[in-house]
Context: one part of a larger RNA
Molecule: small-subunit ribosomal RNA, 5' domain
Organism: marine metagenome
RNA sequence: GGAUGAACGCUAGCGGCAGGCUUAACACAUGCAAGUCGAACGGUAACAGGAAGAGCUUGCUCUUUGCUGACGAGUGGCGAACGGGUGCGUAACGCGUAUGCAACUUACCUUCAACAGGGGGAUAGCCCGGGGAAACUCGGAUUAAUAUCCCAUAAUAUUAUUCUUUCGCAUGUUAGAAUACUUAAAGCUUUGGCGGUUGAAGAUGGGCAUGCGUCCCAUUAGCUAGUUGGUGAGGUAACUGCUCACCAAGGCAAUGAUGGGUAGGGGGCCUGAGAGGGUGAUCCCCCACACUGGUACUGAGACACGGACCAGACUCCUACGGGAGGCAGCAGUAAGGAAUAUUGGACAAUGGGCGAAAGCCUGAUCCAGCCAUGCCGCGUGCAGGAUGACUGCCCUAUGGGUUGUAAACUGCUUUUUUACGGGAAUAAACCCCUUUACGUGUAGAGGGCUGAAUGUACCGUACGAAUAAGCACCGGCUAACUCCGUGCCAGCAGCCGCGGUAAUACGGAGGGUGCAAGCGUUAUCC
Numbered sequence: 001g002g003a004u005g006a007a008c009g010c011u012a013g014c015g016g017c018a019g020g021c022u023u024a025a026c027a028c029a030u031g032c033a034a035g036u037c038g039a040a041c042g043g044u045a046a047c048a049g050g051a052a053g054a055g056c057u058u059g060c061u062c063u064u065u066g067c068u069g070a071c072g073a074g075u076g077g078c079g080a081a082c083g084g085g086u087g088c089g090u091a092a093c094g095c096g097u098a099u100g101c102a103a104c105u106u107a108c109c110u111u112c113a114a115c116a117g118g119g120g121g122a123u124a125g126c127c128c129g130g131g132g133a134a135a136c137u138c139g140g141a142u143u144a145a146u147a148u149c150c151c152a153u154a155a156u157a158u159u160a161u162u163c164u165u166u167c168g169c170a171u172g173u174u175a176g177a178a179u180a181c182u183u184a185a186a187g188c189u190u191u192g193g194c195g196g197u198u199g200a201a202g203a204u205g206g207g208c209a210u211g212c213g214u215c216c217c218a219u220u221a222g223c224u225a226g227u228u229g230g231u232g233a234g235g236u237a238a239c240u241g242c243u244c245a246c247c248a249a250g251g252c253a254a255u256g257a258u259g260g261g262u263a264g265g266g267g268g269c270c271u272g273a274g275a276g277g278g279u280g281a282u283c284c285c286c287c288a289c290a291c292u293g294g295u296a297c298u299g300a301g302a303c304a305c306g307g308a309c310c311a312g313a314c315u316c317c318u319a320c321g322g323g324a325g326g327c328a329g330c331a332g333u334a335a336g337g338a339a340u341a342u343u344g345g346a347c348a349a350u351g352g353g354c355g356a357a358a359g360c361c362u363g364a365u366c367c368a369g370c371c372a373u374g375c376c377g378c379g380u381g382c383a384g385g386a387u388g389a390c391u392g393c394c395c396u397a398u399g400g401g402u403u404g405u406a407a408a409c410u411g412c413u414u415u416u417u418u419a420c421g422g423g424a425a426u427a428a429a430c431c432c433c434u435u436u437a438c439g440u441g442u443a444g445a446g447g448g449c450u451g452a453a454u455g456u457a458c459c460g461u462a463c464g465a466a467u468a469a470g471c472a473c474c475g476g477c478u479a480a481c482u483c484c485g486u487g488c489c490a491g492c493a494g495c496c497g498c499g500g501u502a503a504u505a506c507g508g509a510g511g512g513u514g515c516a517a518g519c520g521u522u523a524u525c526c
Stems, first nucleotide, its partner, number of pairs: 001526004006522005013378006019371002021336001027333002030331003035078003040075002043071002047069003050065007085289003094214008104206001109202007117151004127140005157182001159180006167172001187194002215261003222252003227249008264286004268279004291312005314325004342368001344367003350364001351362004381412004392403001394401002418462005426453001431448008470515005475496003481510005491498002
């Protein structure tokens, strides 16, 4: 000099863009953050309508009825493994980079091929009864499905055998054919559509493997028995000591094993002429974690933040028998700390889930609020004005000098502020209506619907210099000097060093210098 997720002191007019618990992965009150589908199903708790009946106040009330729109709870499907948070652990194939497959898996999506025949038994809900303070739970009866089971059908699927074939010395292996065994399904509908099963391929996303790179300590020198390898078996989507039985005795290590300490890695960011050094906030990719430890279930995918079970610590409720909970989601609270924001608005846009769609949900996201935390931009006036004004402060050699064109005064302007008026873009799709093209279904054209931010940005008009300057420094380094006070005191200080009676170095004043809505200090890095 540059830099910062900064903090502190003094000060502070406006706007744009960005950033905002670096500490206790400490504990959390409250609300919200993952639902959706009635075009899978039985149904009907609430709302609206219809129908029937009753009462009368003759247009209202009551009752019944799933008949219709809809829909609480329930069965079922898809989603909940994404999105969002944090950096505890991890020195590791974790990450980065390059390459690969034991040719391992992949729901939804795309393309192609084939198919959806017949039958059965339950169960939730509803109803009845019981237990419990509650959480919840038990029994009985009964009912549906795109829930579930059985049979049939089926190969290009699985497995086995045979034949031919590629490669190979061979065990084998590649491809093809044949035979045998086994394995599937579901319907709904507004008639426009939406779905189901099997197989093949694609796309996408993952799994696994290998080489190289990846901090400090040798005042850590030896480490290792599933350890290293083989055979066989089990297991996995798949390879492998992944696991097990047997056999061999290996494997790693001064090119640093093992142990200890520290730490998420990268793209990047800061600095530097570069080499290098430092760093890993925001944004993007990967990894790990979800009160602590462990376990599996479901599923295409999890060993699952807002799922389950067990153990532990903690908190809460209790009728003392027993139960409930997990903000490292968004806000917010307490604590810790030098220190870090609102218990805000909207799904209008972008994206996600479900749905045929309308739509619903979305603290993702988009916006607003707070903070000079940073960067950038603008303003706090402009021109004239010397008797260098009467004064004032300060200095003085008492002549004067300086503050100083500064002020007064004259003319001008109105950014910003304030008030009033006008007033956006971001939005066009989905959907509805009309219409054109080609064979369906798509595509095009026209119209309609839709804005949180927002009466904001922006534009115009009016008033009037009106609403707006501080901070640090002035001995040298280092731009900027005098007076007074103090008297090795009080104090200053980044280094050298100032202060013991004329201190440009302490404190005050006048003047000056530098930066400026900031300026200094502290901390850290180059």